[in-house]
């Protein structure tokens, strides 16, 4: 510098143009226990990296940068 793949809850990740953007772990409260831990139940948490552009409508197509992996050179 070129190319490919990715950024979405704290943390790994689903979601591939339309109902509210979800799940597991974690955290919170509860239940349960002599406790504590697991196993049940809720409940809270999101500028979908960032500008713009398409469309009636974007997390999600399209264009530009940011940043992480990778492989070329």
């Nucleotide at each position: 510098g070129g190319c490919u793949g990715g950024g979405u809850a704290g943390c790994u990740c689903a979601g591939c143009g339309g109902u509210u953007a979800g799940a597991g772990c974690a955290a919170u409260g509860g239940a349960c226990u002599c406790a504590u831990a697991a196993c049940c139940c809720a409940u809270a948490g999101g500028u979908c990296c960032c500008g713009g552009g398409u469309c009636c409508g974007a997390a999600u197509c399209c264009c530009g940068g940011c940043c992480c992996a990778g492989c070329c050179a």

About this RNA
Transfer RNA from Saccharimonadales bacterium (SeqCode), 73 nucleotides, folded computationally. The prediction has a mean pLDDT of 84. It matches the Rfam family "tRNA". Rfam classes the family as a transfer RNA. The source organism's lineage runs through Bacteria, Bacteria candidate phyla, Candidatus Saccharimonadota, Candidatus Saccharimonadia and Saccharimonadales (SeqCode).